RNA sequence: GCCCUUGUAGCUCAGCUGGUAGAGCAAUGGUUUUGUAAACCGGAGGUCGCGGGUUCGAAUCCUGCCGAGGGCA
Numbered sequence: 001g002c003c004c005u006u007g008u009a010g011c012u013c014a015g016c017u018g019g020u021a022g023a024g025c026a027a028u029g030g031u032u033u034u035g036u037a038a039a040c041c042g043g044a045g046g047u048c049g050c051g052g053g054u055u056c057g058a059a060u061c062c063u064g065c066c067g068a069g070g071g072c073a
């Protein structure tokens, strides 16, 4: 230098053929307990890496950058 994969909640990851952004864990409030843990219940938490484009509508498609991993030279 070229090619491939990847970037979504604090962490690990889903998200189908473009149509409401989700799960588990963590943290937090509550119930229970003399108390802690465990168990059970609840709500909260997101510029979907950053721009631009296409579209009525983009996490998803196109494009330029940036980060991570891998391959070729």
Base pairs, nucleotide, nucleotide: 001072002071003070004069005068006067007066010025011024012023013022019056028042029041030040031039049065050064051063052062053061

Transfer RNA from Azoarcus sp., 73 nucleotides, folded computationally. NCBI's taxonomy places the organism under Bacteria, Pseudomonadota, Betaproteobacteria, Zoogloeaceae, Azoarcus. Its mean pLDDT, the model's own confidence on a scale to 100, is 80. The sequence was found in a public genome assembly. Its Rfam family is "tRNA". It is annotated as a transfer RNA. Gene Ontology term of the family: triplet codon-amino acid adaptor activity.